A computed fold for a 76-nucleotide RNA from a Candidatus Eiseniibacteriota bacterium, annotated as transfer RNA. The coordinates come from a structure-prediction model, not an experiment, and the mean pLDDT is 80. It matches the Rfam family "tRNA". Gene Ontology term of the family: triplet codon-amino acid adaptor activity. The sequence is in RNAcentral, with records from ENA.

[in-house]
RNA sequence: GCGACCCUAGCUCAGUUGGUAGAGCACCAGACUGAAAAUCUGGGUGUCCGCAGUUCGAUUCUGCGGGGUCGCACCA
Numbered sequence: 001g002c003g004a005c006c007c008u009a010g011c012u013c014a015g016u017u018g019g020u021a022g023a024g025c026a027c028c029a030g031a032c033u034g035a036a037a038a039u040c041u042g043g044g045u046g047u048c049c050g051c052a053g054u055u056c057g058a059u060u061c062u063g064c065g066g067g068g069u070c071g072c073a074c075c076a
Stems, first nucleotide, its partner, number of pairs: 001072007010025004019056001027043005049065005
C1' cells in the first nucleotide's frame, strides 16, 4: 500500500427485514452476620467511535474520517 472483518455498559459480547438498547461477570445499596464470605432483594451505571447523507424516524442503510484484528504485497 491492497483486501476482509470488527468498534454497543467498567470487561466479554448479544441485538434490531430501520421504530425510545440487553445478557453474563464486575460494581453500588439493602437484608443476613459479632465482622466478613456465600446467598437473597433492588439498581443499567450507555454520546451504540466521529461527522455528513437518506428517512417521519438511524445503533441498524450510504459516504467520508478515526481506531483495532487478520490475510496479502513491499522491505534497505